A computed fold for a 1475-nucleotide RNA from Candidatus Uhrbacteria bacterium CG10_big_fil_rev_8_21_14_0_10_50_16, annotated as small-subunit ribosomal RNA. RNAcentral holds the sequence, with entries from ENA and SILVA. The prediction has a mean pLDDT of 82.
[in-house]
């Protein structure tokens, strides 16, 4: 010490980003009442006008001046001479990686004005210089010369020891250098200043304090190694210089030294520390104020003065800049306080004051102080008060939102009481003063009192989630928002407003940055088989870590004591401002250091021993360990010669190419290279790459056995170093076969490839490089420890044997199992998969790597390399994911298994031709809309008017149609004329009920509304299609598994079936399936009108009965299968209705319901009239036929369903007929109602026909208001395509296909469609290999919008950032080399002065290094809703992928070679378990 979003369909893992919180010298945006304490140029160490910001003393000293004088002088001013101080105090971080800080220690290597203490002394005597006075130069600064002068200013003597310097002895300490203030002798040197108020105050020389410094010193104290070597005063010693003092501090001489992977140089960056933020810590960030230390003071260099500087407002040189100038020359430095000008997101007043507190000076007053102590300015922070309280519902208006009833705002307001902090005005008024008197900038402040009066005072972000808080309208992938996720494409709690509401509130939001959460750099406290991570392997120095025993020391380590660790900060507890902020007081802390004393277990060190690690001798085995020579057989090519004739080789099929010049085939000789079949295996042997006929030579290594020997010797292992497959590279050979490039043939839109024919590098070998691989067990190395079982190689030992083989232990290897189970079966561990004595399991030790994706193992740079390249390695700029492991789907040009009229086997078909009906398309004023694969297309739906939705035209507007409410109505509807196409207008006429209340009805007007086939089927409801009558779909409890999930429902055996049965971590249940309903077939029984001439029967109702694998045989646990046997019917007898979970945003908003948008004299409504019925064309579904199994003609013969009163319609009679007339008959087992194919006779006789009948023309008939667009039928003439149907396709397994007629539905009328009904009745099924669709299981997946996926590289467009790049620009440090100031030093000299020599800042000239800048054109990289080309990956991705090397290709690539499994599928071998 809290954690959340975000990868997925879901899930767990790993893993990145965000978010919540704290803070700030903060800047910006809305808003802003007051008060306390703080704080305020982080940028230009840019540039500065103006003012200030160091002076004081007359008690050092001389003139001079003023004012007074009693003229004696007294008070005063200060320009000089003198002292002290100006080395503090203020400011600021630019430079520094440093003895610069911090922290500890030394200094026996030292210095100190002023203060204090102590001792001694303070005597004499001289020359000058400003000032001043005269002359003179100059524009000014600022001087020159001559001359007068005092002093606590100089000089020069005396005197002096406890002083300095030499030396000499005793004595002491010592770090052995030396110190010595322990004493004592001796020689030499060297002081002073005076004022005065007579009280001091000074002054000279020792010694001491005290505080302030110098130096010296362990330890700490950013990053980089794309920086590995650096160093000539450089290390060291001598002398001698030089300081306060040590030193190479400097200089001569000698000598070669010093640092450096425990990172030196070099580079970049930075002032350091107390602290301050943050965080639980540990840590990580920082270094505003305050405090201390250091550095700098316009840049660079210097030295002087002085105790103290190498000096912020000193002084000399040189340089920029900037002013003044008479052009000679000269003046200056705000990084002090204000304050200005740039810069910048940004940061104040050119304020009062010496009251106080310090400082400097002075005896003292007393001056002086932009230190300080106040004010001012800025919500810049932190802290405190306020904008009122109390009551107040009819829950007031507005304003929001509603289901229209009402809810919100909300006691909130108005309204009434009340209060006065704040505010304004009046009156009193401090502390802070130390010090008897006086003396306060801040200040007429705080405070304190009194009066007025709610009076002066509220915003700001936000409301999807994370995250506290939701609703209307607006908008319609626009506009917009966004920390992430993401929101927005017409019902947006995300955009814009609006009402509400939420947090905090003189603030509130954003942006920037820092901690934290991030266990997300891991010490506390991470990982490395698969997720990012084990060097490719071995040896091995430094390093780190190290067995077992005793001693000793006491370094590590543990205890106590004591010094420091500065103050402020922090933390507690008090105290003081009315509280807090804030100041104070007191204690702890502040982890560290150094000393002193003490412990000795462990860790180190020294020493002595051990033998368990580790090495070594000795023996006999094993083994493709490695080099080298040397043989050998069998294949293949090849070549000689023989036999023999035409084809041979090759693929899926070709074909290129061999072959009559004789191939291939065979047969014998003979060359020739490269590789070794069976043995042979999970085998062995090597460190790894690797290693295979067979003998030989050298050779490395490792296991077991027995003994003995060294005695810790050991493990690892950065840098280093050796090996290191294939390919590749160099020289020299070799070259049968294979074969990157390479031709040729296919293939195929293409085919720079799969296949084929050919072939060069290479493959071989010797010698040199190359250092790379999926170099893998994706698993570094060592060493203990944790249950087995098995199989295998070695080798030993026990038994046994003549000898072995079997069997048992054991040591070393190599492999498998380890599972819910009868046996086998640990345990832990992992996100899971899984690993398990060969750990991925529990420890130690050591090395190597990891820290999101991508850009990228790229660029830059180094280094190695003949080259190719390797090897070390980065940024900008991009995304929010990118992955790992299992899951549940779904898909594979994946498998097993199964089922379907799925194929197969039959039958009839359809595709062709006429016509019909739909649909496309097309045309129209219109050709309404709707369905589009299966799962749209004789479908919604029989459209002449109406349906009717469309177009035209003519007409209505509360409407055709519903409700209400007001007012007014003696009023409608019908009839009849007139106009017209009607519709409707227009006169006539005719005309309401009543309880008598103008009540109902009607009509008119007004208002509400009425309508919409108008748009969304992707806002819905219902309904329906499909998969599919497919066997499947799920649930409860349990168990399993962190979880998604699985189990159950897998498996065997069987079913039509998830149907059943066996077995099981499952036991139940549910929707389904089957049953239960219905029809049909048997029989039976009852009833019978209409049924049959009649009874029995037949028929027809109704109601039972049968069929259950019951029976037997075989098979099987059994469930069942097969076959039989009775039976009308046999294994579901046949047929129907019945459609799980869900899929497909299916289909329907035009069947009907309905949200939401839309129209309202109109997209509504009423009429007439067209069209929906068009017609080059396609496409679907049908009738019809192509004819002898047949057509025509004549005769005969048999059904079953259904329907009928606005209907069905007999007989009879007219017509050729459709039909008319007629009117029995039936409200129906009564009546309509003749069935056709059939069967006989006869006739055609193979032909576009006595087949087909389509188009046409006459004439007719029927239905309707109307048959003209647009109907049906009858007659008579007309006589088309069509000879049986290309790829291709459909239906159907029995009373079924065909094939014949019949009924109804809708409806006036219409039928080659649909729905149903009988008649006549077939063929085939070997079968699951094959397509199609399903189901179950398994397998791979990178899909999940789910194979209609996903995805890869080129090219092109547009932007980014990036590197190369001829050049060319700047900018840093150094190097040599030239000048050389002012100052050091030395030396000459004519000595207040000049002249050289060395050294020296700046600056020049040279050539390199290193950093940035610019940059023609180049390179690849990124990133972009809908560009091009192909199709590389992911399923056996359709050629298994992938790694390394080599070549070629538009591109993804594709080939060749070793290698890898991170390949599927099959076959086989072999292994484990059990029988």
């Nucleotide at each position: 010490g809290a954690g959340a979003g975000u990868u997925u369909g879901a899930u767990c893992c790993u893993g990145g980003c965000u978010c919540a919180g704290g803070a700030u010298g903060a800047a910006c945006g809305c808003u802003g009442g007051c008060g306390g304490c703080g704080u305020g140029u982080c940028u230009a160490a840019g540039g500065c006008a103006u003012g200030c910001a160091a002076g004081u003393c007359g008690a050092a000293c001389g003139a001079a001046c003023u004012a007074c004088u009693u003229c004696g002088g007294u008070a005063g001013u200060g320009a000089g001479u003198g002292g002290c101080a100006a080395a503090c105090g203020g400011g600021u971080g630019a430079g520094u990686a440093a003895c610069g800080c911090a922290c500890u220690g030394g200094u026996a290597a030292c210095c100190u004005a002023c203060c204090u203490c102590g001792a001694a002394g303070u005597c004499g005597a001289g020359a000058a210089c400003a000032a001043c006075c005269a002359u003179u130069a100059g524009a000014a600064a600022u001087g020159a010369u001559g001359g007068c002068u005092a002093a606590u200013a100089c000089u020069c003597g005396a005197u002096g020891g406890u002083c300095a310097u030499a030396g000499a002895g005793a004595g002491u300490c010592u770090a052995c250098g030396g110190a010595u203030u322990u004493c004592c002798c001796u020689a030499u040197g060297u002081a002073a200043a005076a004022c005065u108020c007579a009280g001091g105050u000074g002054c000279u020389u020792c010694g001491a304090g005290a505080g302030g410094g110098g130096c010296c010193u362990a330890u700490g104290u950013u990053a980089g190694a794309u920086u590995a070597g650096c160093u000539a005063g450089u290390u060291g010693g001598u002398a001698g210089g030089g300081u306060a003092a040590u030193g190479g501090c400097c200089u001569a001489c000698c000598a070669a030294g010093g640092c450096u992977c425990c990172g030196a140089u070099c580079u970049a960056u930075a002032g350091c520390g107390g602290g301050u933020g943050u965080g639980a810590g540990a840590g990580c960030a920082u270094g505003a104020c305050c405090c201390g230390c250091c550095a700098c003071a316009c840049u660079g260099g210097g030295a002087c003065u002085g105790a103290g500087a190498c000096a912020c407002u000193g002084c000399c040189c040189a340089g920029a800049c900037u002013c003044c100038u008479a052009c000679g020359g000269g003046a200056g430095g705000c990084u002090g306080c204000a304050g200005u000008c740039g810069a910048g997101a940004a940061u104040c007043u050119u304020c009062c004051a010496c009251a106080a507190u310090g400082c400097g000076c002075g005896a003292a007053a007393g001056c002086g102080u932009g230190a300080u102590g106040g004010a001012g300015c800025g919500a810049c922070g932190c802290c405190g008060c306020g904008u009122g309280c109390c009551a107040g519902a009819u829950g007031a208006a507005g304003c929001c939102c509603u289901u229209u009833g009402g809810g919100g705002u909300g006691u909130a307001a108005a309204u009434g009481g009340c209060u006065u902090u704040u505010c304004u005005a009046g009156g009193g008024g401090a502390c802070g003063a130390a010090u008897u008197c006086g003396u306060g900038a801040c200040g007429g402040u705080a405070c304190c009192u009194u009066a007025g009066g709610a009076a002066u005072a509220a915003g700001a972000g936000g409301g999807u989630g994370c995250u506290a808080a939701c609703u209307c309208u607006g908008u319609g992938c626009c506009a917009g928002c966004a920390g992430c996720a993401g929101c927005g494409g017409u019902a947006a709690u995300a955009c814009a407003g609006a009402g509400c509401c939420c947090u905090c509130g003189a603030g509130c939001g954003u942006u920037a940055u820092c901690c934290g959460g991030a266990g997300u750099a891991a010490u506390u406290g991470g990982g490395c088989g698969u997720a990012a991570a084990g060097c490719g392997u071995c040896c091995g120095c430094a390093g780190u870590c190290g067995g077992u025993u005793a001693u000793g020391c006491g370094c590590g380590u543990c205890a106590c004591a004591c010094g420091u660790c500065a103050a402020a900060u922090c933390u507690u507890g008090g105290u003081g401002c009315u509280c807090a902020a804030c100041a104070u007081c007191a204690a702890g802390g502040c982890c560290g250091c150094g000393u002193g004393u003490g412990a000795u277990a462990c860790g180190g060190c020294a020493c002595a021993a051990c033998u368990a690690g580790a090495g070594g001798u000795u023996g006999g085995g094993a083994g493709a360990g490695g080099u080298a020579a040397g043989c050998g057989g069998a294949a293949u090519u090849g070549c000689u010669g023989g036999u023999g004739u035409a084809g041979c080789g090759g693929u899926a099929a070709a074909a290129u190419g061999c072959g009559u010049u004789a191939a291939u085939a065979u047969c014998a000789g003979c060359a020739a290279g490269a590789a070794c079949a069976c043995c042979a295996a999970a085998u062995g042997c090597g460190a790894a790459g690797g290693c295979a006929g067979c003998u030989u030579a050298c050779u490395g290594g490792a296991a077991c056995a027995c003994a003995c020997c060294u005695g810790a010797c050991g493990a690892u292992c950065a840098g280093g170093g050796a090996c290191g497959a294939a390919a590749g590279c160099g020289u020299g050979g070799g070259u049968a076969g294979c074969g990157a490039a390479u031709g040729g043939g296919a293939u195929u839109a293409g085919a720079u490839a799969c296949c084929c024919c050919a072939g060069u590098a290479g493959u071989c070998c010797a010698c040199g490089c190359c250092g790379u691989a999926a170099a893998c067990g994706a698993u570094g190395g060592a060493u203990g420890c944790u249950a087995g079982g098995u199989a295998u190689u070695g080798g030993a030992a026990g038994u046994a044997u003549c000898g072995a083989c079997c069997c048992u232990u054991c040591c070393a290897g190599u492999g498998c199992c380890g599972u819910u189970g009868a046996a086998c079966c640990a345990a832990g561990c992992u996100a899971a998969c899984g690993c398990g004595u060969u750990a991925a399991g529990c420890a130690u030790c050591c090395c190597g790597c990891c820290u999101g994706g991508g850009g990228a193992g790229u660029a830059c740079g180094g280094u190695c390399g003949c080259a190719a390249g390797a090897c070390u390695a980065a940024a900008a700029c991009u995304c929010a994911a990118a992955g790992g492991a299992a899951u549940a789907g779904a898909c594979g040009g994946g498998g097993a298994c199964c089922c379907g009229c799925a194929c197969a086997a039959g039958c009839a078909g359809u595709g062709g031709a006429u016509c019909a009906u739909g649909u496309g398309g097309u045309u129209u004023a219109a050709u309404u809309c709707g369905a589009c694969g299966a799962u749209a297309a004789g479908c919604g739906a029989u459209a002449a008017c109406c349906u009717u939705a469309c177009c035209u035209a003519g007409g209505u507007u509360u409407g055709a149609c519903a409700u209400a409410u007001a007012g007014c109505u003696g009023c409608a509807a019908g009839c009849u004329c007139u106009g017209g196409a009607a519709a409707c207008a227009g006169a006539g006429u005719c005309g309401c009920c009543u309880u008598c209340g103008a009540g109902g009805g009607u009509g008119c007007u007004a208002u509400a509304c009425a309508g919409g086939u108008g748009u969304u089927g992707c806002a819905u409801g219902g309904u329906u299609g499909c998969c599919g009558u497919c066997a499947g779909c799920u649930c409860g409890u349990g168990c399993c598994g962190u979880g998604a999930g699985g189990u159950g429902u897998a498996c065997c055996c069987u079913u039509a079936a998830g149907u059943g049965g066996g077995g099981u971590a499952a036991c139940g249940a549910g929707c389904g399936c089957a049953a239960c309903c219905c029809u049909c077939g048997u029989u039976c029984u009852g009833u019978g009108u209409u049924a049959u001439a009649u009874u029995u029967u037949u028929c027809a109702c109704a109601g039972a009965a049968g069929a259950c694998u019951g029976c037997c045989u075989a098979c099987g646990c059994a469930a069942g299968u097969a076959g039989g046997a009775g039976g009308a019917a046999g294994g579901u007898g046949a047929g129907g209705a019945c459609g799980a979970c869900g899929u497909c945003a299916a289909a329907u908003c035009a069947g009907c319901a309905u949200g939401a948008c839309c129209c309202u004299u109109a997209c509504a409504c009423c009429u007439a009239g067209g069209g929906c019925u068009a017609c080059a064309c396609a496409c679907a579904u049908g009738a019809u036929a192509c004819a002898a199994u047949g057509g025509u003609a004549g005769g005969g013969a048999c059904a079953a369903u259904g329907g009928g009163u606005a209907g069905c319609c007999a007989a009879g009679c007219c017509g050729c007929a459709a039909g008319g007339c007629g009117g029995a008959g039936c409200c129906a087992a009564u009546c309509c109602u003749u069935a056709a194919a059939c069967c006989c006779u006869a006739u055609c006789u193979c032909a576009g026909u006595u087949c087909g009948g389509a188009u046409c023309g006459a004439g007719g008939g029927c239905u309707g208001c109307a048959a003209c667009u647009c109907g049906c039928c009858c007659u008579c003439g007309u006589g088309a395509a069509g000879u049986c149907g290309g790829a291709a396709u459909u239906g159907c397994u029995a009373g079924u296909a065909a094939u014949c007629g019949u009924g109804g539905a809708u409806c006036a009328g219409c039928g080659c469609g649909c729905c149903a009904c009988g008649g006549u009745g077939a063929a085939u099924a070997c079968g699951u290999u094959c397509u199609c669709g399903g189901g179950u299981c398994u397998u791979g997946u990178a899909c999940u919008c789910a194979c209609c996926g996903c995805c890869c590289g080129u090219c092109a467009u547009a932007c980014c950032a990036c590197g190369g790049g001829a050049a060319u620009u700047g900018g840093u440090a150094a190097u040599a080399c030239c000048c050389g100031a002012a100052c050091g030093u030395c030396g000459c000299u004519u000595u207040u002065g000049g002249c050289g020599g060395c050294g020296g800042a700046a600056g020049g000239u040279a050539g390199g290094a290193c950093c940035a800048g610019u940059g023609a054109c180049u390179g690849g990289g990124g990133u972009a809703a809908a560009g091009u080309c192909g199709u590389a990956a992911c399923a056996a991705g359709g050629c298994a992928u992938c790694c390394g090397u080599a070549g070629c290709g538009g591109a993804a690539g594709c080939u060749g070679u070793g290698g890898a499994u991170g390949g599927a599928u099959c076959a086989c071998c072999u292994c484990c378990u059990u029988u």